[in-house]
Context: one part of a larger RNA
RNA sequence: UGACGGGGGCCCGCACAAGCAGCGGAGCAUGUGGUUUAAUUCGAUGGUACGCGAGGAACCUUACCUGGGCUUGACAUAUAGAGUGAUUGAUAAGAGAUUAUUAAGCGUGCUUGCACGACUCUAUACAGGUGCUGCAUGGCUGUCGUCAGCUCGUGCCGUGAGGUGUUGGGUUAAGUCCCGCAACGAGCGCAACCCCUACUGCUAGUUACUAACAGGUAGUGCUGAGGACUCUAGCGGAACUGCCGGUGACAAACCGGAGGAAGGUGGGGAUGACGUCAAGUCAUCAUGGCCCUUAUGUCCAGGGCUACACACGUGCUACAAUGGUUGAAACAGAGUGAAGCGAAACAGUGAUGUGGAGCAAAACGCAAAAAAGCAAUCGUAGUUCGGAUUGAAGUCUGAAACCCGACUUCAUGAAGUUGGAAUCGCUAGUAAUCGCAUAUCAGCACGAUGCGGUGAAUACGUUCCCGGGCCUUGCACA
Numbered sequence: 001u002g003a004c005g006g007g008g009g010c011c012c013g014c015a016c017a018a019g020c021a022g023c024g025g026a027g028c029a030u031g032u033g034g035u036u037u038a039a040u041u042c043g044a045u046g047g048u049a050c051g052c053g054a055g056g057a058a059c060c061u062u063a064c065c066u067g068g069g070c071u072u073g074a075c076a077u078a079u080a081g082a083g084u085g086a087u088u089g090a091u092a093a094g095a096g097a098u099u100a101u102u103a104a105g106c107g108u109g110c111u112u113g114c115a116c117g118a119c120u121c122u123a124u125a126c127a128g129g130u131g132c133u134g135c136a137u138g139g140c141u142g143u144c145g146u147c148a149g150c151u152c153g154u155g156c157c158g159u160g161a162g163g164u165g166u167u168g169g170g171u172u173a174a175g176u177c178c179c180g181c182a183a184c185g186a187g188c189g190c191a192a193c194c195c196c197u198a199c200u201g202c203u204a205g206u207u208a209c210u211a212a213c214a215g216g217u218a219g220u221g222c223u224g225a226g227g228a229c230u231c232u233a234g235c236g237g238a239a240c241u242g243c244c245g246g247u248g249a250c251a252a253a254c255c256g257g258a259g260g261a262a263g264g265u266g267g268g269g270a271u272g273a274c275g276u277c278a279a280g281u282c283a284u285c286a287u288g289g290c291c292c293u294u295a296u297g298u299c300c301a302g303g304g305c306u307a308c309a310c311a312c313g314u315g316c317u318a319c320a321a322u323g324g325u326u327g328a329a330a331c332a333g334a335g336u337g338a339a340g341c342g343a344a345a346c347a348g349u350g351a352u353g354u355g356g357a358g359c360a361a362a363a364c365g366c367a368a369a370a371a372a373g374c375a376a377u378c379g380u381a382g383u384u385c386g387g388a389u390u391g392a393a394g395u396c397u398g399a400a401a402c403c404c405g406a407c408u409u410c411a412u413g414a415a416g417u418u419g420g421a422a423u424c425g426c427u428a429g430u431a432a433u434c435g436c437a438u439a440u441c442a443g444c445a446c447g448a449u450g451c452g453g454u455g456a457a458u459a460c461g462u463u464c465c466c467g468g469g470c471c472u473u474g475c476a477c478a
């Protein structure tokens, strides 16, 4: 000087407390451990691994296993030699890779015994490796933590390591600001500048809108028209403790109030200091070293990554009446669409099929929002709760759903009556609850990422648990 203390002081955080809803019990989904296996490819492992890499394993992917092939190679460049028809089909054998046979067609350039470009074979340099080392590395990332810290120059103090500044008194979300002070300044962080959102002015008016006027309809901005409104999207305005009162050291600031769409960083996002964990990644990529080179490379078929006495994590669905079922009937936002989205109409109980209008979209489609509200029924039962499992018949995608897809209909109708110890999230348009869309994607979503609808309870407070910041003290640690 740090680190540490079941030392002290001050302060903060869904840290506790106050509340709400969960997980832990059940069934299923998914990831992991373990076990099994020819293989169950590899990585991630307290917080900071476990719906994680993977934003989508039937083949492919695919790295694994079994079997069948190839050896200048599936891929690149170069040299030398030889050849040619840079190509496109067909037939046969085979699981295919591949092998054999056969048909058609003669690359470009009028410098034509040539040149350029390409292919095949042979030989040689080499290619290739998801092989090892993340404790050789770059890059990227997690974490402490969006915590308020981390430093430097000069000066001063100290023999020196170092200190001071950065401590102190207040204050703040903040090393934020004020005052004081052997310090005076500065940098990286904080804040602001950026995006979305809340109010509003101007400009613009189609594909969006419809107040007034006119026309028309069973009905509808449907049509003429309009530029008011909504909205769209560009430029502005607006919030700054600016104003008032109080408290305070006359400061910084805090408390209350006014006006205002918004009030004290208005609400979200992006943004992550010096560093820590030899944290993670050699399997995104790049890369040193080591290793393989008729194989640890490469091509193909099938299988596996989907196994299953079990254990754990994360979710979904429930156990019901604030509910289930049936009927009629409302209200979003944000997206997405050409090898695409696909309307009306028709067929089917249905998944879906036929169909093909319109649409590179404020125009057409996906598209039905669902919960809510209204009416009826059920009457506390393992039930008209719950839907696992199983049987049968189908639909769709795709060469192909046996291993191993999703969905539909009929039948079946398991566990489950609110969950031990323990434990997680959340402070407002939040939790809870309800649906919708998108990426990936032929097909496959209870996951992820977004979007809106309905919409709470509680916070006395900081004694305690956990994590963190500043000062101080002790120290057997560095």
Base pairs, nucleotide, nucleotide: 001478002477004474005473007472008471009470010469011468012467013466015462016461019426020425022423026317027316028315029314030313031312032311033310034308035307042053043052064303065302066301067300068299069298070297073126077125078124079123080122081121082120083119084118087104088103089102090101091100092099093098107116108115109114128292129291131290132289133288137286138285139281140280141279142277144275149188150187151186152185153184154183155164156163157162168179169178170177194269195268196267197266199237200236201235202234203233204232205231209226210225213224214223215222240263243257244256245255246254247253319419323378324377325376326375327374335366336365337364340359341358345354346353347352385416390411391410392409393408394407395406396405432454433453434452435451436450437449438448